[in-house]
Predicted 3D model of a 75-nucleotide RNA (transfer RNA) from a Bacillota bacterium. The coordinates come from a structure-prediction model, not an experiment, and the mean pLDDT is 84. It matches the Rfam family "tRNA". The family's RNA type in Rfam is transfer RNA.
């Protein structure tokens, strides 16, 4: 410099046009002498960032940013 992924709750990840989702974490209640387990309920997201398509974008395109592995150059 070039190419190919990745970027969505704390963390690990799904989901690929019209409801932002699980699993672990976390927080209240039940249970129990207590603990763990288990059950119930909630809390926590500008879905990288800008602009474009469209009625309508997390998704689709583009440009940037970060990462990650490949290749090249290498003074």
């Nucleotide at each position: 410099g070039g190419g190919c992924g990745c970027g969505u709750a704390g963390c690990u990840c799904a989901g690929g046009g019209g409801g932002a989702g699980a699993g672990c974490g976390c927080u209240g209640c039940a249970c129990u002498c207590a603990c763990a387990u288990u059950g119930c309920a909630g809390a926590g997201g500008u879905c990288g960032c800008u602009g474009g398509u469209u009625c309508g974008a997390u998704a689709c395109c583009a440009g940037c940013c970060g990462u990650g592995c490949c290749c090249a150059c290498c003074a």

Overview: The sequence is in RNAcentral, with records from ENA. The same sequence occurs in records of 2 taxa.